[in-house]
RNA sequence: GCGAUAUCCAGAAAGGUGGAGGGACGGGCCCUGUGAAACCUUGGCAACCUGCGAGAGCAAGGUGCCAAUUCCUGCCGCGAGUCUUCGCGGAGAGAUGCUGA
Numbered sequence: 001g002c003g004a005u006a007u008c009c010a011g012a013a014a015g016g017u018g019g020a021g022g023g024a025c026g027g028g029c030c031c032u033g034u035g036a037a038a039c040c041u042u043g044g045c046a047a048c049c050u051g052c053g054a055g056a057g058c059a060a061g062g063u064g065c066c067a068a069u070u071c072c073u074g075c076c077g078c079g080a081g082u083c084u085u086c087g088c089g090g091a092g093a094g095a096u097g098c099u100g101a
Stems, first nucleotide, its partner, number of pairs: 002100002005097004013042005021031003025074004043066003048062002050059003070093001075090006
């Protein structure tokens, strides 16, 4: 990298280095010199795997995560509205865990 599967409207930031980008992609809309990405330290959230337990659950070793619902949207369908548009369902894409060849 590919396949399977579960979840994605909850939750959780300070300091140092750094110096202009970041939010996957396109469109939008945001964040950012009152300091982006990245790296380091410390802290925290959560509970997928894990351990314990008959179970409810407890713990927190391995991952993960700590602006905005996966920030919204993109494709298909349904509903409302005179239009701009709004709402709902599904798919796709993406992220994370676990697992398989």
Overview:
SAM riboswitch aptamer (S box leader) from a Holophagaceae bacterium, 101 nucleotides, folded computationally. Of the family's consensus pairs, 97% are formed in the model. The prediction has a mean pLDDT of 90.